Source information: The part of an RNA shown here (large-subunit ribosomal RNA, domain VI) has 264 nucleotides and comes from Lawsonibacter sp. LCP25S3_E11.

[in-house]
Context: one part of a larger RNA
RNA sequence: CGUAAGAGAUUUGAAGGGAGCUGUCCUUAGUACGAGAGGACCGGGAUGGACAGACCUCUGGUGCACCAGUUGUCGUGCCAACGGCACAGCUGGGUAGCUACGUCUGGACGAGAUAAACGCUGAAAGCAUCUAAGCGUGAAACUCCCCCUAAGAUAAGAUCUCUCAUCCUUUAUGGAGUAAGGCUCGACGUAGACUAUGUCGUUGAUAGGUCGGAGGUGGAAGUGCUGCGAGGCAUGUAGCUGACCGAUACUAAUAAGCCGAGGG
Numbered sequence: 001c002g003u004a005a006g007a008g009a010u011u012u013g014a015a016g017g018g019a020g021c022u023g024u025c026c027u028u029a030g031u032a033c034g035a036g037a038g039g040a041c042c043g044g045g046a047u048g049g050a051c052a053g054a055c056c057u058c059u060g061g062u063g064c065a066c067c068a069g070u071u072g073u074c075g076u077g078c079c080a081a082c083g084g085c086a087c088a089g090c091u092g093g094g095u096a097g098c099u100a101c102g103u104c105u106g107g108a109c110g111a112g113a114u115a116a117a118c119g120c121u122g123a124a125a126g127c128a129u130c131u132a133a134g135c136g137u138g139a140a141a142c143u144c145c146c147c148c149u150a151a152g153a154u155a156a157g158a159u160c161u162c163u164c165a166u167c168c169u170u171u172a173u174g175g176a177g178u179a180a181g182g183c184u185c186g187a188c189g190u191a192g193a194c195u196a197u198g199u200c201g202u203u204g205a206u207a208g209g210u211c212g213g214a215g216g217u218g219g220a221a222g223u224g225c226u227g228c229g230a231g232g233c234a235u236g237u238a239g240c241u242g243a244c245c246g247a248u249a250c251u252a253a254u255a256a257g258c259c260g261a262g263g264g
Base pairs, nucleotide, nucleotide: 001152005163006162007161008160009159010158011157015149016148017147018146021049022048023047024046025045026044027043033038051106052105053104054103055102059100060099061098062097066093067092068091069090070089071086072085073084074083075082076081110144111143112142117137118136119135120134166176167175168174169172181259182258183257184256185201186200187199188198189197206252207251208250209248210247211246212245213244215241216240217239222235223234224233225232226231
């Protein structure tokens, strides 16, 4: 820009893409078959491998603004308590998120038309013949079925809902202000390089703060008691705590502007 008014939702599916793998065991059955040795088809069930998709409850990894321990040194006048630097100084753990080594799911079932092959009926050719007419069976291949994209599919599809028929002029495929609606702008993520996308914008829980909780760390500081002391014990499941779950308008989403139909 188009989809012959302008919008907001929900869709159909032309077409395209993806997937398509396979082992072992049990049973049928030590049956059919076979002198025996051995040992099935068909059918039913279980459990794996690799691959793929999704997810983070569990098991782990990571987790540079979480917690603790600790060395050297400098600083806060000193003690104590803290802070800076030393690869994040080093070490032990670890929430959310992201993840695999973790968890769940998938290949199916089925249908159609077939290949090789196997047939029925059957002449040419009184026989025979799956073929010449005609009719079947038959594969991980083909077309569907399953999953994804998809109406710029210009053949531009469908359904529902909303907006309404204003003003100006040089009367046009014109201009203006509006409607439904949209955008700018702002607070932000289930989104993200930017953009896009989604939520929210005071008629408000969108983010921060605060409060409560979960989870993590693992017993704070101060004080008391005890020990000559390094230390230990008590107060006390203590103190601290990023992303997680809630509550709460305290702070910031204020205010404002722009676009947007008059059709057939």
Its Rfam family is "Bacterial large subunit ribosomal RNA". The organism belongs to Lawsonibacter, within Bacteria.